[in-house]
RNA sequence: UGGGUCGGUGAGACGGUCGCGUCGCGGCGCGCACCCCGUGCGCGUCGCGCCGAGGAACGUCCGGGCUGCACAGAGGAGGACGGUGGGUAACGCCCACCCGGGGUGACCCGCGAGCAAGUGCAACAGAGAGCAGACCGACCGCCCCGGCUCGCCGGGGUGGCACGGGUGAAAGGGUGGUGUAAGAGACCACCGGCGUCCGUGGCGACACGGGCGGCCAGGUAAACCUCGUCCGCAGCAAGGCCGUACAGCAGACGACGACGCUCCUCGCCGAGUCUGCGGGUUGGCCGCUGGAGGGUACUGGCAACAGUGCCCCGAGAGAGAUGACCGUCACCGGGCCGCUUCGGCGGCGCGGGACAGAACCCGGCGUAUGAUCCGGCCCAUUCC
Numbered sequence: 001u002g003g004g005u006c007g008g009u010g011a012g013a014c015g016g017u018c019g020c021g022u023c024g025c026g027g028c029g030c031g032c033a034c035c036c037c038g039u040g041c042g043c044g045u046c047g048c049g050c051c052g053a054g055g056a057a058c059g060u061c062c063g064g065g066c067u068g069c070a071c072a073g074a075g076g077a078g079g080a081c082g083g084u085g086g087g088u089a090a091c092g093c094c095c096a097c098c099c100g101g102g103g104u105g106a107c108c109c110g111c112g113a114g115c116a117a118g119u120g121c122a123a124c125a126g127a128g129a130g131c132a133g134a135c136c137g138a139c140c141g142c143c144c145c146g147g148c149u150c151g152c153c154g155g156g157g158u159g160g161c162a163c164g165g166g167u168g169a170a171a172g173g174g175u176g177g178u179g180u181a182a183g184a185g186a187c188c189a190c191c192g193g194c195g196u197c198c199g200u201g202g203c204g205a206c207a208c209g210g211g212c213g214g215c216c217a218g219g220u221a222a223a224c225c226u227c228g229u230c231c232g233c234a235g236c237a238a239g240g241c242c243g244u245a246c247a248g249c250a251g252a253c254g255a256c257g258a259c260g261c262u263c264c265u266c267g268c269c270g271a272g273u274c275u276g277c278g279g280g281u282u283g284g285c286c287g288c289u290g291g292a293g294g295g296u297a298c299u300g301g302c303a304a305c306a307g308u309g310c311c312c313c314g315a316g317a318g319a320g321a322u323g324a325c326c327g328u329c330a331c332c333g334g335g336c337c338g339c340u341u342c343g344g345c346g347g348c349g350c351g352g353g354a355c356a357g358a359a360c361c362c363g364g365c366g367u368a369u370g371a372u373c374c375g376g377c378c379c380a381u382u383c384c
Base pairs, nucleotide, nucleotide: 001380002379003378004377005376006375007374008373012329013328014327015326016325017324018323020052021051023049024048025047026046027045028044029043030042031041032040033039034038054355058366059365061364062363063362064361065360066235067234068233069232078231079230080229081228082227083097084096085095086094087093098112099110100109101108102107113226114225118224119223120220121219135165136164137163139160140159141158142157143156144155145154146153147152173191174190175189176188177187178186192216193215194213195212196211197210198209199208200207201206239286240285241284242283248277249276250275251274252273253272257269259267260266293312294311295310296309297308298307299306300305331352332351333350335348336347337346338345339344
């Protein structure tokens, strides 16, 4: 210098004019009440003052706080997660590590437990794709035929074999030997994979080393399934308070007690409870913003994060507010001119600014998107 990779930041500042919203203070006007010439409340208006959207407010995909209901236990069903260890209120999130894969590397990816528990699926091709397999060659044994230089050659049948070729995404380990009629982990040595035991290191997943075992039996579970862990339901239109208004009817059960009739486990009345149908209330207030809050310093930790101290209080609307204009500066882009140590500097004028907006609140994830940049690491090249 170029390329790559990972992270952070989050659309600027000042001034002016007009205009919005909650809240606070004050003036004026109106209404109501009262302990009556004052006080309190409400409404309207004017003035002043503090404050007034986001990194995603979007998606409604997870987890919670909060509110209401439910909740003896067991079982069944359903859903979610799935390497290990940590963080957190919790999570399907975040951090670190392990294993596997990709990359020269920084780094990135992973629906990461189990296929010898069971059931499935894999077109076509191919002999054969889960207990296999013989198509074309080659090899061997037996039988038959022909030839023959008596060594053997050719053909047919039958039985072995699994070395070569071919098919396919994938075909039952590799090299060298023993052995055999021929041949093959049939057996052996070494290598590879798998299983198991021991040692060392690690909290652990695992890693390394050594011994034994011929065990050598593919893929797929983001296929059904099995295993392990976790999970009550609904939702702020949750739920409370005040006020206004209205219309009850029917059925079932029905405590104490009275009555029926002398008694009753019989009948009837019966506070109330439940169910169904129907009517009224579409008003106001709370919930509604002090929080698992924000900032900062130190300590602990690889980190996520935690602890302690100090400081701060950042919209709370209710059809739902924050807008418009002007000027200057800043930033970016490229154009023109001048200078230049070729890194850049100065002047002029032009243009630029995305995705998008609270509605109970918070922690995440996903998606959309942009000005300005800042930083770590890797590779290549060049110079000192």
Notes: Predicted 3D model of a 384-nucleotide RNA (Bacterial RNase P class A) from Leucobacter chromiisoli. The prediction has a mean pLDDT of 75. It was read from a public genome assembly, where an Rfam model found it. Rfam family: Bacterial RNase P class A. About the family: Ribonuclease P (RNase P) is a ubiquitous endoribonuclease, found in archaea, bacteria and eukarya as well as chloroplasts and mitochondria. Its best characterised activity is the generation of mature 5'-ends of tRNAs by cleaving the 5'-leader elements of precursor-tRNAs. Cellular RNase Ps are ribonucleoproteins. RNA from bacterial RNase Ps retains its catalytic activity in the absence of the protein subunit, i.e. it is a ribozyme. Isolated eukaryotic and archaeal RNase P RNA has not been shown to retain its catalytic function, but is still essential for the catalytic activity of the holoenzyme. Although the archaeal and eukaryotic holoenzyme s have a much greater protein content than the bacterial ones, the RNA cores from all the three lineages are homologous -- helices corresponding to P1, P2, P3, P4, and P10/11 are common to all cellular RNase P RNAs. Yet, there is considerable sequence variation, particularly among the eukaryotic RNAs. Identified in Yersinia as Ysr151/RnpB. NCBI's taxonomy places the organism under Bacteria, Bacillati, Actinomycetes, Microbacteriaceae, Leucobacter.